[in-house]
RNA sequence: CAAGUAAACCGGGUGACCGCCCGCUCCAGAGUGGGAGGAAAGUCCGAGCUCCGCCGGGCAGGAUGCUGGGUAACGCCCAGGAGGGGUGACCCUACGGAAAGUGCCACAGAAACAUACCGCCCCGGUUAUCGGGGUAAGGGUGAAAUGGUGAGGUAAGAGCUCACCAGCGGCUGGGUGACCAGUCGGCUGGGUAAACCCCAUCCGGAGCAAGACCAAACAGGGGGACGUAAGGACGCCCGGCCUGUCCCCGGGUAGGUCGCUUGACCCUGGUGGUAACACCAGGGCUAGAUAGAUGGUCACCGCCCCGAAGAUUCGGGGUACAGAACUCGGCUUACAGGUUUACUUGACCA
Numbered sequence: 001c002a003a004g005u006a007a008a009c010c011g012g013g014u015g016a017c018c019g020c021c022c023g024c025u026c027c028a029g030a031g032u033g034g035g036a037g038g039a040a041a042g043u044c045c046g047a048g049c050u051c052c053g054c055c056g057g058g059c060a061g062g063a064u065g066c067u068g069g070g071u072a073a074c075g076c077c078c079a080g081g082a083g084g085g086g087u088g089a090c091c092c093u094a095c096g097g098a099a100a101g102u103g104c105c106a107c108a109g110a111a112a113c114a115u116a117c118c119g120c121c122c123c124g125g126u127u128a129u130c131g132g133g134g135u136a137a138g139g140g141u142g143a144a145a146u147g148g149u150g151a152g153g154u155a156a157g158a159g160c161u162c163a164c165c166a167g168c169g170g171c172u173g174g175g176u177g178a179c180c181a182g183u184c185g186g187c188u189g190g191g192u193a194a195a196c197c198c199c200a201u202c203c204g205g206a207g208c209a210a211g212a213c214c215a216a217a218c219a220g221g222g223g224g225a226c227g228u229a230a231g232g233a234c235g236c237c238c239g240g241c242c243u244g245u246c247c248c249c250g251g252g253u254a255g256g257u258c259g260c261u262u263g264a265c266c267c268u269g270g271u272g273g274u275a276a277c278a279c280c281a282g283g284g285c286u287a288g289a290u291a292g293a294u295g296g297u298c299a300c301c302g303c304c305c306c307g308a309a310g311a312u313u314c315g316g317g318g319u320a321c322a323g324a325a326c327u328c329g330g331c332u333u334a335c336a337g338g339u340u341u342a343c344u345u346g347a348c349c350a
Stems, first nucleotide, its partner, number of pairs: 001346010012301007020035006037321001041332002044330005049207004054240006061203005066080005081095001082093004096198002101196002103192003117139002119135006147165006166188001168185007211258004221249006230243003265284008302319007
């Protein structure tokens, strides 16, 4: 200098005038403080909070899935392990079980829970051809074909034997653990569970349009079914317990207050921890709207692009994704441009 990897931050500023919402002070005139994000988006997970649910048992259903830690919790985060990708920094994984069972592996191929098409060897016969036996090393098919490579051995071959590997199992050692290392052994037919399934762990429902209160109005309306019935939480079954349930027609209301922002909150420092994070001390209060405020105009500047000029100049254009609605922890997606830190690779110089 170039190309990368991982992470963090900013993403507009200043002034003037006018305007909107909330709080406070004031004495009704004003003054003063604050006012949309890193994702507010998606509504995908987890909760706080609110209401409902009579109890017990069984089934069904759903979610997660290597190990350890963090957290209020999670399907999230951190650190490891195994497998894979990359020269590397780093990145990816729907990562329990195929020896509980069932299913599937099309086509091709002799054969995909099994077997011999070509070939090789031996015997008989024959002009050629043919028959019998052995074989699974070579060839063909395929994503995958009786573990792989090499040597010996054999009629020809084969873990038949041996060496080195892979797989499986035993023993020893290390580690909290997933696993790792060493050694010994027999010689060994697959894959697939984001197929059904098995195993382990977890799971009530609905949601701020939840819900509570106040005020007002109407028709304290009308009709029907059922008492061995009906109802009592997302589904089904059983048992107990409790209670009046369900359907149709018609009428009134849609207003106001609360919930509504002090939080598993934010910032700084310290201690512990590899880290996520925990604890301690100090400081801070940072929207609360309700058809929905948080803005408009002007000027200058910042940043980016283009043109001219050749001087820290001029002109033009642009300035991302996007907008709170109970709150919070995550994940996922979108984003013009700019800044910073650490690390990797290559070239060059000293």
The RNA shown here (Bacterial RNase P class A) has 350 nucleotides and comes from a Dehalococcoidales bacterium. RNAcentral holds the sequence, with entries from ENA. Rfam family: Bacterial RNase P class A. It is annotated as a ribozyme. The gene name in the source record is rnpB.